[in-house]
RNA sequence: AAACUGAAGAGUUUGAUCCUGGCUCAGAAUGAACGCUGGCGGCAUGGCUAAGACAUGCAAGUCGAACGGACUAUUUAAUUGAGUAAUCGAAAGAAUAGUUAGUGGCGAAAGGGUGAGGAAUAAAUAGGAACGUACCCCGUACUCUGGGAUAGCGUCUCGAAAGGGACGGUAAUACCGGAUGAUAUGGUUUACCAUCAAAGAUUUAUCGGUAUGGGAGCGGCCUAUUUCCUAUCAGCUAGUUGGUGAGGUAAUGGCUUACCAAGGCUACGACGGGUAGCGGGACUGAGAGGUUGGCCCGCCACAUCGGGACUGAGACACUGCCCGGACCUCCACGGAGGGCUGCAGUAACGAAUAUUGGGCAAUGGGCGAAAGCCUGACCCAGCAAUGCCGCGUAUAGGAUGAAGCCCCUCGGGGUGUAAACUAUUGUCAGGUCCUAGAAAGUUUUCGAAUUGAUCAGGACCAGAGGAAGCCACGGCUAACUUCGUGCCAGCAGCCGCGGUAAGACGAAGGUGGCAAGCGUUAUUCGGAAUCACUGGGCUUAAAGCGCACGUAGGCGGAAUUACAAGUGUUUUGUGAAAUCCCUCGGCUUAACCGAGGACUUGCGAGGCAAACUGUAAUUCUUGAGGCAAGUAGGAGCGGGUGGAAUUCUUGGUGGAGCGGUGGAAUGCGUAGAUAUCAAGAGGAACGCCAGUGGUGAAGACGACCCGCUGGGCUUGUACUGACGCUGAGGUGCGAAAGCGUGGGGAGCAAACAGGAUUAGAUACCCUGGUAGUCCACGCCGUAAACGAUGUCUACUAGGUGGUAGCAGCUUCUGACGCUGUUACGACCGAAGCAAAAGUGUUAAGUAGACCGCCUGGGAAGUACGGCCGCAAGGCUAAAACUCAAAGGAAUUGACGGGGGCUCACACAAGCGGUGGAGCAUGUGGAUUAAUUCGAAGCAACGCGCAGAACCUUACCUGGGUUUGACAUAAUUGGAUGCCUUCCUGGAAACAGGGUAGGUUGCCCUUCGGGGUGAAACUUUAACAGGUGCUGCAUGGCUGUCGUCAGCUCGUGUCGUGAGAUGUCGGGUUAAGUCCUUUAACGAGCGAAACCCUUGCCGUUAGUUACCAUCAGGUUAUGCUGGGAACUCUAACGGGACUGCCGGUGUUAAACCGGAGGAAGGUGGGGAUGACGUCAAGUCCUCAUGGCCUUUAUGCCCAGGGCUUCACACGUGCUACAAUGGCAUGGACAAAGCGACGCGAUACCGCGAGGUGGAGCAAAUCGCACAAACCAUGCCCCAGUUCGGAUUGUAGGCUGUCAACUCGCCUACAUGAAGUUGGAAUCGCUAGUAAUCGCGGAUCAGCUACGCCGCGGUGAAUGUGUUCCUGAGCCUUGUACACACCGCCCGUCAAGUGAUGGGAGUCGGAAGUACCCGAAGUCGGAUUGCUAACUCGCAAGAGAGGCGUCUGCCGACGGUAAGUUCGAUGACUGGCACUAAGUCGUAACAAGGUAGCCGUAGGGGAACCUGCGGCUGGAUCACCUCCUUU
Repeated sequence: AAACUGAAGAGUUUGAUCCUGGCUCAGAAUGAACGCUGGCGGCAUGGCUAAGACAUGCAAGUCGAACGGACUAUUUAAUUGAGUAAUCGAAAGAAUAGUUAGUGGCGAAAGGGUGAGGAAUAAAUAGGAACGUACCCCGUACUCUGGGAUAGCGUCUCGAAAGGGACGGUAAUACCGGAUGAUAUGGUUUACCAUCAAAGAUUUAUCGGUAUGGGAGCGGCCUAUUUCCUAUCAGCUAGUUGGUGAGGUAAUGGCUUACCAAGGCUACGACGGGUAGCGGGACUGAGAGGUUGGCCCGCCACAUCGGGACUGAGACACUGCCCGGACCUCCACGGAGGGCUGCAGUAACGAAUAUUGGGCAAUGGGCGAAAGCCUGACCCAGCAAUGCCGCGUAUAGGAUGAAGCCCCUCGGGGUGUAAACUAUUGUCAGGUCCUAGAAAGUUUUCGAAUUGAUCAGGACCAGAGGAAGCCACGGCUAACUUCGUGCCAGCAGCCGCGGUAAGACGAAGGUGGCAAGCGUUAUUCGGAAUCACUGGGCUUAAAGCGCACGUAGGCGGAAUUACAAGUGUUUUGUGAAAUCCCUCGGCUUAACCGAGGACUUGCGAGGCAAACUGUAAUUCUUGAGGCAAGUAGGAGCGGGUGGAAUUCUUGGUGGAGCGGUGGAAUGCGUAGAUAUCAAGAGGAACGCCAGUGGUGAAGACGACCCGCUGGGCUUGUACUGACGCUGAGGUGCGAAAGCGUGGGGAGCAAACAGGAUUAGAUACCCUGGUAGUCCACGCCGUAAACGAUGUCUACUAGGUGGUAGCAGCUUCUGACGCUGUUACGACCGAAGCAAAAGUGUUAAGUAGACCGCCUGGGAAGUACGGCCGCAAGGCUAAAACUCAAAGGAAUUGACGGGGGCUCACACAAGCGGUGGAGCAUGUGGAUUAAUUCGAAGCAACGCGCAGAACCUUACCUGGGUUUGACAUAAUUGGAUGCCUUCCUGGAAACAGGGUAGGUUGCCCUUCGGGGUGAAACUUUAACAGGUGCUGCAUGGCUGUCGUCAGCUCGUGUCGUGAGAUGUCGGGUUAAGUCCUUUAACGAGCGAAACCCUUGCCGUUAGUUACCAUCAGGUUAUGCUGGGAACUCUAACGGGACUGCCGGUGUUAAACCGGAGGAAGGUGGGGAUGACGUCAAGUCCUCAUGGCCUUUAUGCCCAGGGCUUCACACGUGCUACAAUGGCAUGGACAAAGCGACGCGAUACCGCGAGGUGGAGCAAAUCGCACAAACCAUGCCCCAGUUCGGAUUGUAGGCUGUCAACUCGCCUACAUGAAGUUGGAAUCGCUAGUAAUCGCGGAUCAGCUACGCCGCGGUGAAUGUGUUCCUGAGCCUUGUACACACCGCCCGUCAAGUGAUGGGAGUCGGAAGUACCCGAAGUCGGAUUGCUAACUCGCAAGAGAGGCGUCUGCCGACGGUAAGUUCGAUGACUGGCACUAAGUCGUAACAAGGUAGCCGUAGGGGAACCUGCGGCUGGAUCACCUCCUUU
């Protein structure tokens, strides 16, 4: 010097947005476990489950310097044996050394383990007084004298054993007596009295012993504060609280006992229930906090379960004792023994946790004088990637880049300098060798000697050699492709992937992350401001009690003084060590370890201060209250009175209906209703006034009068003097419905009955009708009891109405008016607030005080329990389980049986049809070998098909074929091949065989031939082929909304945002067309215009069209010369623009009318189709991804089918007739087509048609006579001279063969249904409808009555928008967004899950009462036994002890009645969940009866109905108010 600095978000509700709100993720951590993998070392850690059971070994001994013995060794040796002796033996005793069973001492109460119990007898912190203390330290004083036993030992004896018994004898630092005895204890009293002790050992110096005082450390006790959840535990307590006496303890104390008193605890949570060892600390966190208490340290508790004491300084004692229970072991059945929650270890349990290791070398403990002994404490080693830390698995060079693998647009790219290869290094592991360290000490022996279980350090050798995996790759979240699979298999933390092109499953390649590990699971904190102290909320999201009064509590106006509890400051004690942090230091570094600091935010004690809070005292008036005078009022209660109306009764009039509805019916009525008049009865409610007017705390209150009562407001004031605010519990009031008792009962009306409606109608509608509604008294206590907004106080712009007062000004006075002020009740609005909507002095603003309430949705305001209630029910109030949302406000759409405006052949007004008949055609269905396939409301159905006899053709049957009918390239072959032709089989395709002729590329050529190989054929294998699948993989094309007027963008502005504005409003238009206004200004795609056609004119041109004039000619005709006028043809122009006039309108856009004009307001028609919608249609036009098929799903052929036929539908044709049919005669078009063609004149045929072939590649010729129409005649209203189906006969035409299935046409004959069409439905607004014919495509022919065009004749009606349908714009509601073909509710049925009730059954826990009563302490007794002491000569006696008996207490056990918790339980209740079950349609739009709340009744169900309430109801009208003018 330093001593912590430090805070991130994301995914998911929606079509999108903002908010609320939950769920989930990213981080850190762990005594962990599991999966895959695994080189080395250091340091740590390791039974969390069964405080369940344990085999085996070890974990507490030591002292011979306390004691007597015993034994061993040595020395000595009385004595003794053998021997003649030498000598060889034996040996009492003694000594020395050593060992140690027993007595004795100390220890065994420590160390070690575990966390069952325990919510206070515990822990933590701070204090305290009435105590104890072996070993240790410091003092003082002593250590004298005796005695009797007893283990061991010996003898005998019992028992299986464990273990005893009898007799004999013995020692002590074992035991006992006596003496002495103060600084001890006690008593009287300050001087005395009384009482209590001891142990020696060994050899000369120590160690002991006793008493006592002090100390240190340790321990016992007491107090305060703090220490989890639960009130669905609210009252608990008789030794309970206190006192006195006694007892007991080391000591205080109800600790125990007797008596006395009646206390003690509790909402600041007693008592009860559940859970839990506590702390230092650990993890996390920015912090505050939250969670946790394994390892280490401190404390507590426990030791198989329960009880008990003994010994001792200390225990009610883990490896001591006694008793009881359970369990286990031994047994000779008589009895004995045991306790790993010590270290290892075993089985069991479990997801899961190690060696029956080494050593006392170090540190420490016990004993000992010491050596030493003991020590599973401890130190080490072993096992485990369990964690933290460190190291390695090489390093450098090395290719436009090997191989393999993967991808590919086939070009290439990736793996990738990665490898190979070259050079280098040498950590760790391995091998060889060496020795300084962890060792400090200890020693009877003084000579010197000795201590390592285990680990470490150094040198050298060899050689890239032995050493990389795991997870992920859709988003969050770093990292992407291919194949396989096909809502399967599977994934998933959340959102969610998978139904044939999966970056989400599985595999591979690649990539990313971490690395000897990586992932998963579990748990904690974080993120989560998601319980909010720091740091949240309550109008609508969850959340203000229905309202008031008021207790405790909380908070409280102004001034002064004092105190010092809170508060501040300072000093001091404590806050153990370890940990965290800082600075140094030690291991090669780090982890780890050491040292010193800092910290420990707390508690205690002392001093000082006095602003604020508090306390005490005094004072004040502004808060609050009082007094007086006024004042408004549907404020409350009681009594009385009144009129209108309904109903009923009586009487009169009257005579057929009334009533009711969308329309009806039930009902009432000739026994006289309804109607009407009069009289009467009875009950309920009080019209107008009446008002976002009044009063009340709220619920609520409305005729008038009287009485009683409460509150408010205004003004004045000389009173009191903070008396105030809020308010847990508590108490009272509290709509409607409902309940009890008694009345009352007119009307209305749940239930009920009947009639309707309906598929049904337990409803809506109608006719009746009972409770009830009314009154009195008593309950109930709930509502959308709402302003969805608690009460009180203060402050913060205004403006406009209203109600009730007061004052002032003006005026002669009053009224009116103006100004000011107080209270109440409304609207608009600044700032602010708010997610927004909104709110805004009546706050949802800014602050303060107090109370209540909320914490995702559902289950559920439910179950259980408790309290209340007569009942209905109310109040309080969960969990299991389940979902990833539920929700608020606002936005854009869409929708509405919402509104407004507008348009359309949408309706209306008309004309003509369809639906009935026959036929044609398409479809469905049925049938079939096949009846190929597609199209399906509008927007499929005369559609694909502008033409199925074969072909087409895709279908069926049969036959045949396999590089193929067709394409490309390669390859084999032999020179062939091709054309014409013949024969056999056959249905043909095709197969087989043969004759002759012709022809066959290029180059060279001597024309004899040679070379090559094109075209074609043949072989092989790539491949061809597929009208096979998927239009929900696609392109392209098309339909539809809709020729509807819309759809968007840039910039700006507004909004947090989605978005809005522009595009809205007012006009106008066919039109988002244009004008005007305007926070918008502009622009784009659409509309319009440009294009084609048609209508008028002009110019140019004049054949094949035309013919006015001139001429010629003909029976006649532009026939001819000629003409260029007209018509026409076809090119270019003109013309129409609201340009002009008048009116309306805003000055405008525009509209109406008019003029002129061929045409007038887009002149008519066409082409042209915005952004988008329908997963609309088409893989069978074509193209195309993927899949499937390859002697077949390809290709060829014959025959059949697509043409069937009880039936149903669509689209058409022809009709039903006289506006007609038939016959005869006559007139007028346009647009097309023609060479494989159109085909004239002429002739034949009744006709279809035939013969024939002029003309024409066309303004020339032909098809080709248009028909309706006109004229005349007949028919005379009939199933007909209508109608033509059907059928027969005879023909014609086409065709490469062929009209049977299956063509068209003609003639003759036949002559069906049908007499104008039910419900319903279609088209059309002018050259349109209707009607009439003509042409064309396809095509040999035709099923064409279809389709596409053309012209002829040629109407009616409407000038409106009520309704139906569709569309556009604006607005409104919405629970819809796949967008109403939406969403969604309930019963029932099925499966699964959890749960409540339940006759009971079983088990646990804690108590109560009683019974039994072990061991044992304490008390009592004692005819048993008895060494020490006393008396006694002795015998004996006594004291005491032992034993025995007994009393209280007392564990276990038992009985009884209950409490409580759990398991289970026939049956039963609801709840939740589950792609496609049943019944309805309750809610969302006015949801088709507005919805919802409370209550009551009813009903399969959603629900319906009655009564009262709310708007969180749409729409229209009115009133009031506001804003603007």
Predicted 3D model of a 1525-nucleotide RNA (small-subunit ribosomal RNA) from Candidatus Kuenenia stuttgartensis. It was read from a public genome assembly. Its mean pLDDT, the model's own confidence on a scale to 100, is 82. The source organism's lineage runs through Bacteria, Planctomycetota, Candidatus Brocadiia, Candidatus Brocadiales and Candidatus Kuenenia.